[in-house]
RNA sequence: GAUGCAGGCCAAGCAGCCGCGGCGGGAGAGAAAGCCCGUCGAGGAAAGUCCGGACAUCGCAGGGCGAGGUGGUCGGGAGACCGACCCGGGGAAACCCGCGGGAAAGUGCCACAGAAACACACCGCCGAUGGCGAGGCUUCACGUGGGUCUCGCACAGGCAAGGGUGAAAUGGUGCGGUAAGAGCGCACCGGCGUCGUGGCGACACGGCGGCCGGGCAAACCCCACCCGAUGCAAGGCCAAGCAGGACCGUUCGCAGGUUGCCCGCCGAGGUCCAGGUCGGCCGCACAGAUGGAUGGCUGCUCACGACAGAAUCCGGCUUACCGGCCUGCUACGGAA
Numbered sequence: 001g002a003u004g005c006a007g008g009c010c011a012a013g014c015a016g017c018c019g020c021g022g023c024g025g026g027a028g029a030g031a032a033a034g035c036c037c038g039u040c041g042a043g044g045a046a047a048g049u050c051c052g053g054a055c056a057u058c059g060c061a062g063g064g065c066g067a068g069g070u071g072g073u074c075g076g077g078a079g080a081c082c083g084a085c086c087c088g089g090g091g092a093a094a095c096c097c098g099c100g101g102g103a104a105a106g107u108g109c110c111a112c113a114g115a116a117a118c119a120c121a122c123c124g125c126c127g128a129u130g131g132c133g134a135g136g137c138u139u140c141a142c143g144u145g146g147g148u149c150u151c152g153c154a155c156a157g158g159c160a161a162g163g164g165u166g167a168a169a170u171g172g173u174g175c176g177g178u179a180a181g182a183g184c185g186c187a188c189c190g191g192c193g194u195c196g197u198g199g200c201g202a203c204a205c206g207g208c209g210g211c212c213g214g215g216c217a218a219a220c221c222c223c224a225c226c227c228g229a230u231g232c233a234a235g236g237c238c239a240a241g242c243a244g245g246a247c248c249g250u251u252c253g254c255a256g257g258u259u260g261c262c263c264g265c266c267g268a269g270g271u272c273c274a275g276g277u278c279g280g281c282c283g284c285a286c287a288g289a290u291g292g293a294u295g296g297c298u299g300c301u302c303a304c305g306a307c308a309g310a311a312u313c314c315g316g317c318u319u320a321c322c323g324g325c326c327u328g329c330u331a332c333g334g335a336a
Base pairs, nucleotide, nucleotide: 001332004329005328006327007326008325009324010323012301013300014299015298016297017296018295020041021040022039023038024037025036026035043307047318048317050316051315052314053313054312055231056230057229058228068226069225070224071223072085073084074083075082076081086100087098088097089096090095101222102221106220107219108216109215110214122163123162124159125158126157129156130155131153132152133151134150135149136148137147138146140145171189172188173187174186175185176184190212191211192209193208194207195206196205197204198203235282236281237280238279244273245272246271247270248269256266257265258264302305
C1' cells in the first nucleotide's frame, strides 16, 4: 500500500436571535401570575416489552401434584445474558455459525413413491439340503426297489449382493468366503461398549470387544435445574359534597356573632367519628410531566446529515440506522 476479521467511539459543527419546561435567586408590603438573572433539559437505541432485578400489594407452617421455562461444560448470586473451553459445520487465516441433554424406558408420526418407513421381499440371485422329472452306472435285489453320478424344474426353502422407490431402506470401502449371500472372517474408517491415561468438567488420546440398534423430542414423554400471583393505572397519604353513626342543644338558648370580659340581645343547629367520591399530594429520579417541556429562524463551514422522542428505575438481549473515526489481528505485495 492493500484484503478481510474482531472490538470500541461519534451521530453534522459553530455563532446570534426568538421560544418551551424544571430548579435556584432578585425587584415588589406580599401569596399567586407575570417580569429580570443564572443553571439544567432525550438516545445508542429513549423502540420491542423478550429475560432478569429493585420496588409495591396480595397470598404463603411445611411438603407434593399440575402448569410453565431453560438445556454441551465450567464460572459469573438468576438468566434466554456474558467470559473461557468442548463438540459439529464454514473459511487459506484472523475469525464466524450452531433451537448443542436423552431415539437402547414407553407411546406416536414418517407426505408422495415404494414389497417394506419396523421387522420388509417387487424385480433379482441361489436352490448346497429336501422334493419332483429325465438319463447313465451298479459285484445289492431281480418286478417298477436300493445305492451312486449327471442334467433339468423352481415346489419346499435360503439370501439381501445388485436393480428399482424414496429425504431416509438398517454401518462404509476392499479382500476372502459361500449354492447364493451375509461382520460370516479379515484390514482400514465410522459408531457403540469397556478399560487405562490426561482434564474440575464437557471431552480428548490409546488399548480391547464384531457389540453394529433408520429418522423425528420446536410430537407426547424421560432426565437435570429454575419458577407464588399481579405490575407505578403497583401502591400509599390527605380529603370537598351527598348519605351514615355517636354525643350535645332547640321553655333551662349549644356552637357562633355582637369591641377583650360579664350581663343582655340575635341565633337552630353544632361537635366528633368511620369508610371514602370529586380533587390534590407522594411513589418520581443530577431531564421529567399529566393542558404532558426539550423547538424554531438567520448566517457561516463541511464529507450535506440515517434510525428515531423519555413516562417508576436498573442490567441484559433483540430490532431500526446516512455516514465517519480509532485500536488490535489475518493474508498478500513493496522498501529498508
Bacterial RNase P class A from a Thermoleophilaceae bacterium, 336 nucleotides, folded computationally. RNAcentral holds the sequence, with entries from ENA. It matches the Rfam family "Bacterial RNase P class A". It is annotated as a ribozyme. Rfam describes the family as follows. Ribonuclease P (RNase P) is a ubiquitous endoribonuclease, found in archaea, bacteria and eukarya as well as chloroplasts and mitochondria. The prediction has a mean pLDDT of 76. It is recorded under the gene name rnpB. The model forms 92% of the base pairs in the Rfam consensus.